[in-house]
RNA sequence: GUGACUCUGGAGAAUCCCAUAAAAUGGGUGCCGAAGGUGCAAGGUACACAAUGUGUACUCAAUCUCUCAGGCAAAAGGACGGAGAAUU
Numbered sequence: 001g002u003g004a005c006u007c008u009g010g011a012g013a014a015u016c017c018c019a020u021a022a023a024a025u026g027g028g029u030g031c032c033g034a035a036g037g038u039g040c041a042a043g044g045u046a047c048a049c050a051a052u053g054u055g056u057a058c059u060c061a062a063u064c065u066c067u068c069a070g071g072c073a074a075a076a077g078g079a080c081g082g083a084g085a086a087u088u
Base pairs, nucleotide, nucleotide: 002086005084006083007082008081009080014029016028017027018026019025030072031071032070036068037066039064043059044058045057046056047055048054049053
């Protein structure tokens, strides 16, 4: 430096309404952003031109943005952080 694996800290938002024994499942309304995914600033590359700049195309980050997915008691999950172990 990489990052499979183990342990650990880890936010937000209806314990809403209907069916139903039920938190699962189906439907409805309102919300959340921190799995995943969408979008782009500078920069980079290519091309063109009236040329040391301009334009076009491509590429390109996030905890920003969208809310497709996911989520809105607990549990689970969880970006990100810490420790262990492993490999080079």
About this RNA:
The RNA shown here (Glycine riboswitch aptamer) has 88 nucleotides. It matches the Rfam family "Glycine riboswitch aptamer". Rfam describes the family as follows. This family represents the bacterial glycine riboswitch. The prediction has a mean pLDDT of 76.